[in-house]
């Protein structure tokens, strides 16, 4: 240092106004949120060079500038790719189609983005204008309410442990 075991902690935000109605935090106008990893021309910050300037007889040394290189923190709901759920598959009880259990080499659902600026290049920068959002439950349909769920987990940190 690299990968690996073991263990710990932590790991998801959002309905405010207004309108219809017997009823809506579900419709409808406006509003309001965006999970993990990658990726990366942004924008910080440092560190090296480059130029100028100041200072000097130079050398030290200060300073600024945009460029170039490095490094490091941050940066995509709709670019990969992942996770939870739903399905589907196995088991098992039963009131016989429902509960509970287990399965990620089961991959079906598993969402969504364009347009103009800038460049050598942008689905990620700048503008604008758009889309999306698991199941169950319910006086009436819900990305925001309740519910499984004081779960699970993508990961994240950080202990330790043998090895190379």
């Nucleotide at each position: 240092u690299u990968g690996c075991g073991u263990c710990u902690u932590c790991a998801g935000g959002g309905c405010g106004g207004g309108g219809u109605g017997a009823a809506a935090u579900u419709c409808c106008c406006c509003a309001c949120c965006g999970g993990c990893g990658g990726u990366a021309a942004g924008c910080c910050g440092c560190g090296c060079g480059u130029u100028u300037c100041c200072u000097c007889u130079g050398u030290c040394g200060g300073a600024a500038a945009c460029c170039g290189c490095g490094c490091g923190a941050c940066a995509a709901g709709c670019c990969c790719g992942c996770g939870a759920g739903c399905g589907c598959c196995c088991g098992c009880a039963c009131c016989c189609g429902u509960g509970c259990g287990g399965g990620g080499u089961c991959a079906g659902c598993a969402g969504a983005u364009c347009u103009g600026g800038u460049g050598a290049a942008a689905u990620g920068c700048c503008a604008g204008a758009g889309c999306c959002g698991a199941c169950g439950g319910u006086c009436a349909g819900a990305g925001u309410c309740c519910g499984g769920a004081u779960g699970a987990a993508a990961g994240a940190a950080g202990a330790u442990g043998a090895g190379u």
A computed fold for a 164-nucleotide RNA from Microvirgula aerodenitrificans, annotated as FMN riboswitch aptamer (RFN element). Lineage of the source: Bacteria > Pseudomonadota > Betaproteobacteria > Neisseriales > Microvirgula.